[in-house]
Context: one part of a larger RNA
RNA sequence: CUGUACUUAGACAGAAAGAUCCUAUGAAGCUUCAUUGCUCCCUAGGAUUGGCUUUGGGCCUUUCCUGCACAACUUAGGUGGAUGGCGAAGAAGGCCUCCUUCCAAGGGGGCCCAAGCCAUCGAUGAGAUACCACUCUAGAAGUGCUAGAAUUCUAACCUUGUGUUAAGACCUACAGGCCAAGGGACAGUCUCAGGUAGAUAGUUUCUAUGGGGAGUAGGCCUCCCAAAAUGUAACAGAGGCGUACAAAGGCUUCCUUGGGCCAAACGGAGAUUGCACUUUGAGUGUAAAGGUAGAAAGUAGAUUGACUGUAAGACCCACCCCUCAAGAAGGGAUGAAAGUUGGCCUUAGUGAUCUAACGGUGCCGACUGGAAGGACUUUCACUCAACAGAUAAAAGUUGCUCUAGGGAUAACAGGCUGAUCUUCCCCAAUAGCACACAUUGACGGGAAGGUUUGGCACCUUGAUGUCAGCUCUUCGCCACCUGGGGCUGUAGUAUGUUCUGAGGGUUGGGCUAUUCACCCAUUAAAGUAGUAUGUGAGUUGGGUUUAGAAUGUCGUGAAACAGUUCGGUCCAUAUCCGGUGUGGG
Numbered sequence: 001c002u003g004u005a006c007u008u009a010g011a012c013a014g015a016a017a018g019a020u021c022c023u024a025u026g027a028a029g030c031u032u033c034a035u036u037g038c039u040c041c042c043u044a045g046g047a048u049u050g051g052c053u054u055u056g057g058g059c060c061u062u063u064c065c066u067g068c069a070c071a072a073c074u075u076a077g078g079u080g081g082a083u084g085g086c087g088a089a090g091a092a093g094g095c096c097u098c099c100u101u102c103c104a105a106g107g108g109g110g111c112c113c114a115a116g117c118c119a120u121c122g123a124u125g126a127g128a129u130a131c132c133a134c135u136c137u138a139g140a141a142g143u144g145c146u147a148g149a150a151u152u153c154u155a156a157c158c159u160u161g162u163g164u165u166a167a168g169a170c171c172u173a174c175a176g177g178c179c180a181a182g183g184g185a186c187a188g189u190c191u192c193a194g195g196u197a198g199a200u201a202g203u204u205u206c207u208a209u210g211g212g213g214a215g216u217a218g219g220c221c222u223c224c225c226a227a228a229a230u231g232u233a234a235c236a237g238a239g240g241c242g243u244a245c246a247a248a249g250g251c252u253u254c255c256u257u258g259g260g261c262c263a264a265a266c267g268g269a270g271a272u273u274g275c276a277c278u279u280u281g282a283g284u285g286u287a288a289a290g291g292u293a294g295a296a297a298g299u300a301g302a303u304u305g306a307c308u309g310u311a312a313g314a315c316c317c318a319c320c321c322c323u324c325a326a327g328a329a330g331g332g333a334u335g336a337a338a339g340u341u342g343g344c345c346u347u348a349g350u351g352a353u354c355u356a357a358c359g360g361u362g363c364c365g366a367c368u369g370g371a372a373g374g375a376c377u378u379u380c381a382c383u384c385a386a387c388a389g390a391u392a393a394a395a396g397u398u399g400c401u402c403u404a405g406g407g408a409u410a411a412c413a414g415g416c417u418g419a420u421c422u423u424c425c426c427c428a429a430u431a432g433c434a435c436a437c438a439u440u441g442a443c444g445g446g447a448a449g450g451u452u453u454g455g456c457a458c459c460u461u462g463a464u465g466u467c468a469g470c471u472c473u474u475c476g477c478c479a480c481c482u483g484g485g486g487c488u489g490u491a492g493u494a495u496g497u498u499c500u501g502a503g504g505g506u507u508g509g510g511c512u513a514u515u516c517a518c519c520c521a522u523u524a525a526a527g528u529a530g531u532a533u534g535u536g537a538g539u540u541g542g543g544u545u546u547a548g549a550a551u552g553u554c555g556u557g558a559a560a561c562a563g564u565u566c567g568g569u570c571c572a573u574a575u576c577c578g579g580u581g582u583g584g585g
Stems, first nucleotide, its partner, number of pairs: 001584007010576002014571001021406004026402002028398004034203004041195003045191004050153002053150003057146003061142004067136001077135005084118003093112008157183005163178003206218003215235001219241005242387001243285001245343001249303001251301002254298001258278002260275001262274002283292002286349001288347003307330002310327001313324002332341003355381001357379001359377003363374002413460001414458001415456003419453001421449006431439001467542001468540003472534001474530001476528002480505003483500005507521004548566004552561002
């Protein structure tokens, strides 16, 4: 240099645009008290749809009847008219009977008898009676109308017939005519309205986020971060707002607060007073900041500028918004006047467009006059708070899942870091009968390592197979045993601590999937780490981590659970390199 037979450590080896995770204004299955439809079903009304009775409800109308506080001759419903009215067509009275009833009477009917009775007046009383009219309360009888309930009828309508008939035959295949029977104004059908089944269908189910989920946040104001103009981020640090006020607004006067020493009856830390102290520390409706004593703080007077229509010019700005504003016009307030005044010491107290609505107007008005409607203008209705607001109107689950992508983003491993962890060092308090350093070493400080738990998210999601065991290799030393030393609170033995040293060695079992841990029995000892927490193209597959099922819990449910339990496909013919054995040149 080149073969051959093996072996699989590597080629982040091959196979399959990762199934885990995230993203998508992607999909689908399923669920429900998500949303919006639709259907089945139920109920009521109307039509198809007719007859006779019975019953009771309401209304109108006619004729009657009822009405007692006490007092008063009396059973006075209310009001008005009225001086007469009724009576042989039978007044008063007596007897019998029915109804009402406050037990005293009122009304109706029959018999006997036969000529008067009542009111006005008077009395009582709020009101005066005969008679007539209207009317109220309760009731009786009758006519009419109306909605209802119940029974029943047959003629609509429905059902049945191995009844009958059918014209060429059959019709015991259906349908037709006739007949019979059973139901029957129900049922069925149509229409309209209400209710009601995820039974069914279409969809929705926000974003930020040191992966996602859970939590929290989403608009506005103040401070800090913010690096001495302005501006400036974070799931950095502190707090507030979703208003209040008819005076807490505008004008014009007047006025000064808070604290402290000391002093002064009750009186004290603290009531009211003085002070030669302090100088803004008080107050300013409310958070904070800035301001404020020539007051913006506190009083008093008369008031409504918390005006109408405008506006040069600026601030800030992607845009939309937002902010400041001299001045002139109108008509005011206050002040003697100059002047000030278009809300509030300032900065939060908020919502675009569409739509609807109440007012106003010298505007338009589909041939014309009107109207409808519109235009202009003043207001009003949104925790549209996910606050630049997708719709008037919307929740979940997927381990039965799927697609497109992502190492823009998680789980394993690697990497960076080294808070945590392990080891060492400095200082030396304390303990060690005395004595810091034989040994122990607090409070602190400084390093190293990269075996733990983490942080970051840098390669990998068109795949780097994940725990543990088995098998097999190599390495570090911070040394478990074996070698050699030092110190000792080393008599010896056995220890303690420390230096050097990696040559060799470093057990067998029980329980558990276990690493680990615990236990048993030995041993000179039963070391600690790395090697993709070495090793699945070497093995196993017990555990985690699919689809089935059960249990506990949770959820209305579909489902879910670093809860438990039973079961559950591990592919591969080695190209190169590495390695082993054996050839040739």

Large-subunit ribosomal RNA, domain V from Ziziphus jujuba, 585 nucleotides, folded computationally. Its Rfam family is "Bacterial large subunit ribosomal RNA". Clan: LSU clan. The RNAcentral record of the full RNA draws on SILVA.